[in-house]
Context: one part of a larger RNA
RNA sequence: UGACGGGGGCCCGCACAAGCAGCGGAGCGUGUGGUUUAAUUCGAGGCUACACGAAGAACCUUACCUAGGCUUGACAUCACGGUAGUAGGGAACCGAAAGGGGACCGACCUUCGGGAGCCGUGACAGGUGCUGCAUGGCUGUCGUCAGCUCGUGUCGUGAGAUGUUCGGUUAAGUCCGAAAACGAGCGCAACCCCCGGGGUACGUUACAGGUAUCGUGCCCGACUGCCCGUGAGAAACGGGAGGAAGGUGGGGAUGACGUCAAGUCAGCAUGGCCUUGAUGCCUAGGGCGACACACACGCUACAAUGGCCAGUACAAUGGGUUGCAAGGCGGCGACGCCAAGCCAAUCCCGCAAAGCUGGUCGUAGUUCGGAUUGCAGGCUGCAACCCGCCUGCAUGAAGCCGGAGUUGCUAGUAACCGCGCGUCAGCAGAGUGCGGUGAAUACGUUCCCGGGCC
Numbered sequence: 001u002g003a004c005g006g007g008g009g010c011c012c013g014c015a016c017a018a019g020c021a022g023c024g025g026a027g028c029g030u031g032u033g034g035u036u037u038a039a040u041u042c043g044a045g046g047c048u049a050c051a052c053g054a055a056g057a058a059c060c061u062u063a064c065c066u067a068g069g070c071u072u073g074a075c076a077u078c079a080c081g082g083u084a085g086u087a088g089g090g091a092a093c094c095g096a097a098a099g100g101g102g103a104c105c106g107a108c109c110u111u112c113g114g115g116a117g118c119c120g121u122g123a124c125a126g127g128u129g130c131u132g133c134a135u136g137g138c139u140g141u142c143g144u145c146a147g148c149u150c151g152u153g154u155c156g157u158g159a160g161a162u163g164u165u166c167g168g169u170u171a172a173g174u175c176c177g178a179a180a181a182c183g184a185g186c187g188c189a190a191c192c193c194c195c196g197g198g199g200u201a202c203g204u205u206a207c208a209g210g211u212a213u214c215g216u217g218c219c220c221g222a223c224u225g226c227c228c229g230u231g232a233g234a235a236a237c238g239g240g241a242g243g244a245a246g247g248u249g250g251g252g253a254u255g256a257c258g259u260c261a262a263g264u265c266a267g268c269a270u271g272g273c274c275u276u277g278a279u280g281c282c283u284a285g286g287g288c289g290a291c292a293c294a295c296a297c298g299c300u301a302c303a304a305u306g307g308c309c310a311g312u313a314c315a316a317u318g319g320g321u322u323g324c325a326a327g328g329c330g331g332c333g334a335c336g337c338c339a340a341g342c343c344a345a346u347c348c349c350g351c352a353a354a355g356c357u358g359g360u361c362g363u364a365g366u367u368c369g370g371a372u373u374g375c376a377g378g379c380u381g382c383a384a385c386c387c388g389c390c391u392g393c394a395u396g397a398a399g400c401c402g403g404a405g406u407u408g409c410u411a412g413u414a415a416c417c418g419c420g421c422g423u424c425a426g427c428a429g430a431g432u433g434c435g436g437u438g439a440a441u442a443c444g445u446u447c448c449c450g451g452g453c454c
Stems, first nucleotide, its partner, number of pairs: 008454006015445002019409005026300008034291002042053002064286007073124001077123007088105002093100002108115002126275002129273003135269002137264003140260001142258001147186006153162003165178004192252004197220007206211002213345001223246001226240005302402001306361007318349003323342002327338004368399001373394007415437007
């Protein structure tokens, strides 16, 4: 000077408390540990690993295993030599394919020297092999916390201090006042984007004109500006008016100096080391999907504020030409056939669901619950055995609200409800957006956790 304290003071945060819904018990999905395996590729490991890299493992992906093959190599540059029916395509034949093999067909540019290509040789290529304790870049985290520093001056022998402390105040090192300090920088705030009010210009589309929703642009609007009180005649705080909106209006983007030798050599780049008829490359099949178990994140439930049947409302974000597909027909259905329109405010995905109305069930492992299994089908794709999704019929398991413990959330939030998108041939219980319905509670800061100042 820091850090730490079961030292003190002051102060924050869904940190506790107050509340609501959960998790922990069940079944299933997914990740991980473990075990198993020829292989179950690798990484991530308290908070800050575990629906994480995976925004989508049947082949591919794929890095793993087994087997078969190739070596100047799947790919790049250079040198030397060679090559004319050459490069390329490619039949027999072996083969699972790759590969081997080569009948037959058969090119390009040219200033005619040659070039390109191909073959051979040599340099070299290649490596998801190791080291994130050699690194760049990027990221997580403390933490959107309010802090971290510098110049000059002053004090101290010096490390260093002062400033940054103190009294108030704030979400804030925010501002005011005091003070050997005076200033300044990185952070805070503001400038940026979205939502909420109004005006205006233009515009496709919708309906008959002209308007309206909307879209794009510009402008106005909120600044403690006004009033009262408190305060130190300060900063500010409490209340009020007007207003669509108040006292940072709500949300986003934005992450200081640094910490964890944090994470990543498997995104990429890169030093060193290792490998080079293999630790490289190609191919087929398998594996990443195993299953006595254990944990993590979820989904569906255990029912009557419900299940089922019938009728009937109201969205938003988005996506669409190897695409979205209206409509018609066939099928109980998944779906199939025909096919209008749309490069999309125009056409389509597209009936939102919870809701509301009526009926039924009557507390029962049930008309709850849907796991599991059998059979029959549909779709994608070369191919669904290992190992996809969906439909119909049958089957109907555990489960009657969950121990210790533990998570999220303070408002259009939680909870409940459905819809879209990315990835994607196909596959969403995950992720990320969108709207619909829409709460309860906060006395307070003693305690638990994290943090700030003295």
Small-subunit ribosomal RNA, 3' major domain from an uncultured bacterium, 454 nucleotides, folded computationally.